Predicted 3D model of a 522-nucleotide part of an RNA (small-subunit ribosomal RNA, 5' domain) from an uncultured Alteromonadaceae bacterium. The coordinates come from a structure-prediction model, not an experiment, and the mean pLDDT is 87. Rfam family: Bacterial small subunit ribosomal RNA. Its family is annotated with structural constituent of ribosome and ribosome in the Gene Ontology.

[in-house]
Context: one part of a larger RNA
RNA sequence: GAUUGAACGCUGGCGGCAGGCCUAACACAUGCAAGUCGAACGGUAACAUUUCUAGCUUGCUAGAAGAUGACGAGUGGCGGACGGGUGAGUAAUACUUAGGGAUCUGCCUUCUGGAGGGGGAUAACCAUUGGAAACGAUGGCUAAUACCGCAUAAUGUCUACGGACCAAAGGGGGCUUCGGCUCGCACCAGAAGAGGAACCUAAGCGAGAUUAGCUUGUUGGUGAGGUAAAGGCUCACCAAGGCGACGAUCUCUAGCUGUUCUGAGAGGAAGAUCAGCCACACUGGGACUGAGACACGGCCCAGACUCCUACGGGAGGCAGCAGUGGGGAAUAUUGCACAAUGGGGGCAACCCUGAUGCAGCCAUGCCGCGUGUGUGAAGAAGGCCUUCGGGUUGUAAAGCACUUUCAGUCGUGAGGAAAGGUUAGUAGUUAAUACCUGCUAGCUGUGACGUUAGCGACAGAAGAAGCACCGGCUAACUCCGUGCCAGCAGCCGCGGUAAUACGGAGGGUGCGAGCGUUAAUC
Numbered sequence: 001g002a003u004u005g006a007a008c009g010c011u012g013g014c015g016g017c018a019g020g021c022c023u024a025a026c027a028c029a030u031g032c033a034a035g036u037c038g039a040a041c042g043g044u045a046a047c048a049u050u051u052c053u054a055g056c057u058u059g060c061u062a063g064a065a066g067a068u069g070a071c072g073a074g075u076g077g078c079g080g081a082c083g084g085g086u087g088a089g090u091a092a093u094a095c096u097u098a099g100g101g102a103u104c105u106g107c108c109u110u111c112u113g114g115a116g117g118g119g120g121a122u123a124a125c126c127a128u129u130g131g132a133a134a135c136g137a138u139g140g141c142u143a144a145u146a147c148c149g150c151a152u153a154a155u156g157u158c159u160a161c162g163g164a165c166c167a168a169a170g171g172g173g174g175c176u177u178c179g180g181c182u183c184g185c186a187c188c189a190g191a192a193g194a195g196g197a198a199c200c201u202a203a204g205c206g207a208g209a210u211u212a213g214c215u216u217g218u219u220g221g222u223g224a225g226g227u228a229a230a231g232g233c234u235c236a237c238c239a240a241g242g243c244g245a246c247g248a249u250c251u252c253u254a255g256c257u258g259u260u261c262u263g264a265g266a267g268g269a270a271g272a273u274c275a276g277c278c279a280c281a282c283u284g285g286g287a288c289u290g291a292g293a294c295a296c297g298g299c300c301c302a303g304a305c306u307c308c309u310a311c312g313g314g315a316g317g318c319a320g321c322a323g324u325g326g327g328g329a330a331u332a333u334u335g336c337a338c339a340a341u342g343g344g345g346g347c348a349a350c351c352c353u354g355a356u357g358c359a360g361c362c363a364u365g366c367c368g369c370g371u372g373u374g375u376g377a378a379g380a381a382g383g384c385c386u387u388c389g390g391g392u393u394g395u396a397a398a399g400c401a402c403u404u405u406c407a408g409u410c411g412u413g414a415g416g417a418a419a420g421g422u423u424a425g426u427a428g429u430u431a432a433u434a435c436c437u438g439c440u441a442g443c444u445g446u447g448a449c450g451u452u453a454g455c456g457a458c459a460g461a462a463g464a465a466g467c468a469c470c471g472g473c474u475a476a477c478u479c480c481g482u483g484c485c486a487g488c489a490g491c492c493g494c495g496g497u498a499a500u501a502c503g504g505a506g507g508g509u510g511c512g513a514g515c516g517u518u519a520a521u522c
Base pairs, nucleotide, nucleotide: 001522002521003520004519006518007517008516009515010514013369014368015367016366017365018364019362020361021327026325027324028323030322031321032320035078036077037076040075041074043071044070047069048068049067050065051064052063053062054061055060056059085280086279087278095204096203097202098201099200100199103197104196105195108193109192110191111190112189113188114187116150118148119147125140126139127138128137129136130135156165157164158163170185172183173182174181175180206252207251208250213243214242215241218240219239220238221237222236223235224234225233255277256276257275258274259270260269261268262267282303283302284301285300286299305316306315307314308313333359335358336357337356341355342353343352344351345350372402373401374400375399382393383392384391385390406463408458409457410456411455412454416449420444421443422442423441424440425439426438427437428436466511467510468509469508470507471492472491473490477506478505479504480503481502487494488493
């Protein structure tokens, strides 16, 4: 000098853009953060509509009906493995780069085929009943895209090459002579793709030798088991190997990278925000389900802690967003909205989304703007200095003439909106001028931000400057006070009666909504 996720002191007008628990991976009150589908199903607790019945104060009261819109609870499907957080652990099962072959893959895309015929349950519900609660128990009824056989079976799997084995589900729209036809969506088997995931190899990636030897599933082989898959991954047997001064083992420290800071570069330091990967989810262990987890807001066990209890037993996990206590030099609102982008579910309308978009707080940083402009010598008054002549503050002020950025008040007002709905036309599909899908056009129509940005009008210089320093390094000097005292100080050093170095004043220098100090890196 540059830089910072900074803090502290003094000061503080506006805006844009960014950033904001670096400490206790400490404990957490409260609310929200993952639901959705009635076009899978039985149904109807609530709301609304309609219809019916009764009463009458003739438009409400009560009751009934899944008939309709819908829908609590339940069965079922998909999603809760994404998104969001944190960096405890991990010096290598991580990460980065470059390769490899023995694998799996829901949704999506393309293609080849298929979707026949049956069965038995079970929740909800009803009845009885246990418990303080959490939650159950028994009996009975019922549905499905839930579950299970049978049929069919190859380019699928296994094979001794003879053969053997494996699947499925319907629901909705339109038409119907009720036979069926047709169009989307969904379903099953297989092949390929895309994207995703798992595994293996090599090199690189901290410190310590005041850590020199380490290792028995250890190193390799055969066989078996296990896995989606190679493999001591596991097991039985056999052999005695394997690693190490090119640093094994042990100990300490640490998430890694793209990048960031600095530097002319080489290098050094860092790994906040943003992006990729990894690991973790109160602590430790375990599996289940599933395409995918050994699963942050799932399950089981153990532990610590907190809470409820009728003492028998139960409930919980903010390193999600806010917020609280604590720790700390120190780090924000218990905000608004799904309008946009993206995600989940759904045919869709739509619902959910503390992701996200915005707003709030903070000079934390960067950038921009302002705090007036011109004129004005009687060089006013006052202050300070003085050699008492004057000098300086100083065109500075006052005065005069202007301007109105920003802030203020009033008004106007884009863009972020694409979609969606409806009508018409047209093309595809089809038996069909239905339905559905695509395109075009008209109409309609959705904004949290928001008192938006921008623009216009009004008023008046009106509301807006400080901080550090002035001995040398280092730009900037005098007076007073003090008297080795009080104090200053980054280094050299100042202060003991004329201190440009302490404290105050006047003046000056530097930067400026900041300026200094401290800490840290180069």